[in-house]
């Protein structure tokens, strides 16, 4: 099932935080200097979490050891140690990012898949 969740494409919505300093170089304007929210390197420093990454409760599982039931040597619960596996918008942040632009987790629409869950 007149298609669930999932995916794939397009089209839309989408937060926080230094237009920080220094120093080179560049484009415009300018006879030159020079200024400048133009652009690229390096260097510091604060600062942000919703690219990505990382943590790891509550339980759950296994093993060990002690008590109880209660058995013919096995189950079963209940302590305690220890190991795995355990989630995000939560922490943390080497990466990202802090003006526009780009990028964004997630949402929302269409069309395609898929084929039963939510």
């Nucleotide at each position: 099932a007149u298609g669930a969740a999932g995916a794939a494409u397009a089209c839309g919505g989408g937060a926080g935080a230094a237009a920080u300093g220094a120093g080179g170089g560049u484009g415009c304007c300018u006879a030159a200097a020079g200024a400048u929210u133009u652009c690229c390197c390096u260097c510091a420093u604060a600062c942000c979490g919703a690219a990505g990454a990382a943590g790891a409760a509550a339980g759950u599982u296994g093993a060990u050891a002690u008590c109880a039931u209660g058995c013919c040597c096995g189950a079963u619960g209940a302590u305690a140690u220890u190991a795995a596996c355990g989630a995000a918008c939560c922490u943390u942040u080497g990466a990202g990012g802090u003006g526009g632009a780009a990028g964004g987790a997630c949402c929302g629409u269409a069309u395609u898949u898929c084929g039963a869950g939510g």

This is a predicted structure of a 118-nucleotide RNA (Glycine riboswitch aptamer) from a Syntrophomonadaceae bacterium. The sequence was found by an Rfam model in a public genome assembly. It matches the Rfam family "Glycine riboswitch aptamer". Its family is annotated with glycine biosynthetic process in the Gene Ontology. About the family: This family represents the bacterial glycine riboswitch. The model forms 95% of the base pairs in the Rfam consensus. The coordinates come from a structure-prediction model, not an experiment, and the mean pLDDT is 78.